[in-house]
RNA sequence: UGCUCAUCGAGACCGGCUGAGGGUCAGGCCCUUUGAAGCCGGGGCAACCGUCGAGAUUAACCACCUCGAAAAGGUGCCAACUCCUGCGGGAAAAGCCGCGUGCCAUGUGCACGCCCGGCUGACACACCCGACAGAUGAGUU
Repeated sequence: UGCUCAUCGAGACCGGCUGAGGGUCAGGCCCUUUGAAGCCGGGGCAACCGUCGAGAUUAACCACCUCGAAAAGGUGCCAACUCCUGCGGGAAAAGCCGCGUGCCAUGUGCACGCCCGGCUGACACACCCGACAGAUGAGUU
């Protein structure tokens, strides 16, 4: 660097140095001199790997699988869903039009209904599904 698999709506911030950007691209929308990014120190979150225990399985054992413990091992993470959208597909309530039926005070009226039709709702605090991309871990090249 590439490939494979799993996960990605949960969770977790203080101090020092420094001083203007940051959320990888674009558009949005946010964060930020009440201090961005970065570096250093400390703190914390979290069971991916590893560790331990139990179950299941097995003739038995191991591995795989399921559940749990543990943050003294290896990583990772600590604004906003991976902040939202980007490509493809789909969509609710409700409203308007249209259509139908009924009513009487006959109007540019009111009420009810619609499985069929059109529009809005319907790009992004804020719909759903999938794909792409990305992040992290594990394995592999």
This is a predicted structure of a 141-nucleotide RNA (SAM riboswitch aptamer (S box leader)) from Steroidobacter gossypii. The coordinates come from a structure-prediction model, not an experiment, and the mean pLDDT is 78. The sequence was found by an Rfam model in a public genome assembly. Of the family's consensus pairs, 97% are formed in the model.